[in-house]
Context: one part of a larger RNA
RNA sequence: GAUUGAACGCUGGCGGCAUGCCUAACACAUGCAAGUCGAACGCGAAAGUCACUUCGGUGGCGAGUAGAGUGGCGGACGGGUGAGUAACGCGUGGGAAUCUGCCUCGUAGUGGGGGACAACCCGGGGAAACCCGGGCUAAUACCGCAUACGUCUUACGAGAGAAAGGGGGCCUCUGCUUGCAAGCUCUCGCUAUGAGAUGAGCCCGCGUCGGAUUAGUUAGUUGGUGGGGUAAAGGCUCACCAAGGCGACGAUCCGUAGCUGGUCUGAGAGGAUGAUCAGCCACACUGGGACUGAGACACGGCCCAGACUCCUACGGGAGGCAGCAGUGGGGAAUAUUGGACAAUGGGCGCAAGCCUGAUCCAGCAAUGCCGCGUGUGUGAAGAAGGCCUGCGGGUUGUAAAGCACUUUCAGUCGGGAAGAAAAGCCGGUAGUGAAUAGCUGCGGGUCUUGACGUUACCGACAGAAGAAGCACCGGCUAACUCCGUGCCAGCAGCCGCGGUAAUACGGAGGGUGCAAGCGUUAAUC
Numbered sequence: 001g002a003u004u005g006a007a008c009g010c011u012g013g014c015g016g017c018a019u020g021c022c023u024a025a026c027a028c029a030u031g032c033a034a035g036u037c038g039a040a041c042g043c044g045a046a047a048g049u050c051a052c053u054u055c056g057g058u059g060g061c062g063a064g065u066a067g068a069g070u071g072g073c074g075g076a077c078g079g080g081u082g083a084g085u086a087a088c089g090c091g092u093g094g095g096a097a098u099c100u101g102c103c104u105c106g107u108a109g110u111g112g113g114g115g116a117c118a119a120c121c122c123g124g125g126g127a128a129a130c131c132c133g134g135g136c137u138a139a140u141a142c143c144g145c146a147u148a149c150g151u152c153u154u155a156c157g158a159g160a161g162a163a164a165g166g167g168g169g170c171c172u173c174u175g176c177u178u179g180c181a182a183g184c185u186c187u188c189g190c191u192a193u194g195a196g197a198u199g200a201g202c203c204c205g206c207g208u209c210g211g212a213u214u215a216g217u218u219a220g221u222u223g224g225u226g227g228g229g230u231a232a233a234g235g236c237u238c239a240c241c242a243a244g245g246c247g248a249c250g251a252u253c254c255g256u257a258g259c260u261g262g263u264c265u266g267a268g269a270g271g272a273u274g275a276u277c278a279g280c281c282a283c284a285c286u287g288g289g290a291c292u293g294a295g296a297c298a299c300g301g302c303c304c305a306g307a308c309u310c311c312u313a314c315g316g317g318a319g320g321c322a323g324c325a326g327u328g329g330g331g332a333a334u335a336u337u338g339g340a341c342a343a344u345g346g347g348c349g350c351a352a353g354c355c356u357g358a359u360c361c362a363g364c365a366a367u368g369c370c371g372c373g374u375g376u377g378u379g380a381a382g383a384a385g386g387c388c389u390g391c392g393g394g395u396u397g398u399a400a401a402g403c404a405c406u407u408u409c410a411g412u413c414g415g416g417a418a419g420a421a422a423a424g425c426c427g428g429u430a431g432u433g434a435a436u437a438g439c440u441g442c443g444g445g446u447c448u449u450g451a452c453g454u455u456a457c458c459g460a461c462a463g464a465a466g467a468a469g470c471a472c473c474g475g476c477u478a479a480c481u482c483c484g485u486g487c488c489a490g491c492a493g494c495c496g497c498g499g500u501a502a503u504a505c506g507g508a509g510g511g512u513g514c515a516a517g518c519g520u521u522a523a524u525c
Base pairs, nucleotide, nucleotide: 001525002524003523004522006521007520008519009518010517013372014371015370016369017368018367019365020364021330026328027327028326030325031324032323035073036072037071040070041069043067048061049060050059051058052057080283081282082281089208090207091206092205093204094203095202098200099199103196104195105194106193107192108191109190110189111145113143114142120135121134122133123132124131125130151160152159153158165188166187167186168185169184170183174181175180176179209255210254211253216246217245218244221243222242223241224240225239226238227237228236258280259279260278261277262273263272264271265270285306286305287304288303289302308319309318310317311316336362338361339360340359344358345356346355347354348353375405376404377403378402385396386395387394388393409466411461412460413459414458415457419452424446425445426444428442429441430440431439432438469514470513471512472511473510474495475494476493480509481508482507483506484505490497491496
C1' cells in the first nucleotide's frame, strides 16, 4: 500500500447492489418448513335451514360436502451445517464386473378366476399414548390359473416367469334393435423385454498440511483354492492351505484440517485462504441396526441402547431447529417469531388446483462497494468576534452578512410502465377415427391473474430551506503558534518526547489529509 463475513471509539443525509453466529455440531418455548390424487377404492357426518309431527321424532336440502381409512406417487429432491475425515474424501485423467423410478424410441401383450384386511359396526382394556377380540366390505391392494415374440436358468434334453384397470366420446362394425354396451374409438395407465437419456455404485494412475524429540508395522494381515454374499469386481465374508504385505521415495503413530472452482495479495513466481455463489463429500441429540423402496441404512421415518427435557392416575408414555423466524447461553460480534406463491423451480394431479420459510420480495445493520447531496454566483467597510503580535499590524477571510439565483435528494400532491407468459373460453386448421363427436398439435381472437407497491419513472408545489464529521500537524509523513503542566499528568507504530519558554503531554487558534465517514485494534499478502 492492498484486502476483510470484521469488531471497537467518535460521527451520521439519501439511494442502488451485495453481505450479515467466524464463538457453544450448546440447550431449545411457540408457529410454520411435504404433501397430493375422488379420473384407483369402499365408507361417510354435523351446524344450519325447510316441511311433516302422536311433540318422542321423521324426511328433504346442506352433501356424496367435511372427514378419516385402503391404495398410488412423492417424503432419497429441495433447505441446513462442517462435527468427523489426511481418505480414492476431493481434484484430474482413465477403466470394467453393475443398477437406474419418472422421461424418450421400439417390440409383444393386457385373457379368466379367488380369498382377505382396514375404514365401518359390536364388545373390551388403558390416566394417556394407544391396544385387543368378534363381524361385514371395495379396489390400479393381495394370490393362484392360462398364455410367452423377446427374457431368465440349463446338464442343451428341458424348465421357470407377467399384467389392472380408470376416464371421455360414438353408433361405422357386432349383440339385443327407441337406445344401450359386452361393440367401436380416443386417452391416461398396467405387464414383459430391447435401446437411449439421466442419475448412481465400484476400480486404478497422478496430485493433496505439520511432526523422526513417532522407526518399525500388519493375523483377515498378503496371496491361493473352494463355499457364501452383492446390482456388481474384490478377504466383502467364511473354511482350508501357503507366509506373505507395507516402510527413510517416511510405513505406523501423534497433531491439525471438509476438498475444489475460486478469493485476497503480488509485476510475476509465489504466499495466505476456502464466508457469500457453484461442484463433490460427510453429518442430522450420541452410538448401533436394519425395514420399505428404482434409489436411504433415511434431518422434520422405524427399532435398540445412552445422556438430557417434558407428561403421568407411577403401571407407562412423548421429544430431537446443523430447515425459516425466534429464545436462553457463549462471545468483541452477526438481523424479522414479516408478505406472497405474482414470477422461476419442485411434488402430486387429465386438469382446475393444492402444497412449497425452495424461491421472489419486504424489514433491521454505514458491514462492504458504487452513485448523489449538504447549495450556486456575486460580495472588501477586508465588518464584528476569536487567535497571534515586534502593538504598526497579521490571520480566520469571499469566509460570513448583504444582493441575485437554483431546487438534485428528502417532503406534500397527482400521473404511471415492465416484471404476465400461460391456463380457461370461442372460431380456424392438421392428425387420429366411421364421425361435423372426443382427444392431441399449430395459429388467431377474447377474458382475466402482481407479494413487491404509496414500485421504477414522470409532472406540479414550497423554501437555502432538513443534511459534516473524523484523524492528524517532532522525524519517517502533508500540516505551527500561544497558554497550561513541570520526568508530574501524560504520549508513543519505530526513533523517542515531558525534570519552568514542550511545534511530541492537555486546551485553544490556525493548518493538513480523508469524507458519510474517519480513526484504532485484529488478520493476510
About this RNA
This is a predicted structure of a 525-nucleotide part of an RNA (small-subunit ribosomal RNA, 5' domain) from a metagenome. The full RNA is in RNAcentral, with records from SILVA. Its mean pLDDT, the model's own confidence on a scale to 100, is 87.